Annotation: RNAcentral holds the sequence, with entries from ENA. The RNA shown here (transfer RNA) has 71 nucleotides and comes from a Candidatus Pacearchaeota archaeon. Rfam family: tRNA. Gene Ontology term of the family: triplet codon-amino acid adaptor activity. The family's RNA type in Rfam is transfer RNA. The coordinates come from a structure-prediction model, not an experiment, and the mean pLDDT is 83.
């Protein structure tokens, strides 16, 4: 330099065009003599910019980052 894959919450991971799911963690309450386990509830996320569309995490273009391959 070229090609490919990926980027979603603090971490991991779903969602192939219609209000973004779940697990761990975090907060509050319950339980307990205290803590842990357990139960209930809650907060928290689409890498950035543009385009298409009534509507974009999803499709298209560019950029950035990471990984893999080739040279």
């Nucleotide at each position: 330099g070229c090609g490919g894959u990926a980027g979603u919450a603090g971490u991991c991971c779903a969602u192939u065009g219609g209000u973004a799911a779940g697990a761990c963690g975090c907060c509050a309450g319950g339980c307990u003599g205290u803590g842990g386990c357990c139960c209930u509830g809650g907060a928290g996320a689409a890498c950035c910019g543009g385009g298409u569309u009534c509507g974009a995490u999803u499709c298209c273009c560019g950029g950035c980052u990471a990984c893999c391959g080739c040279c």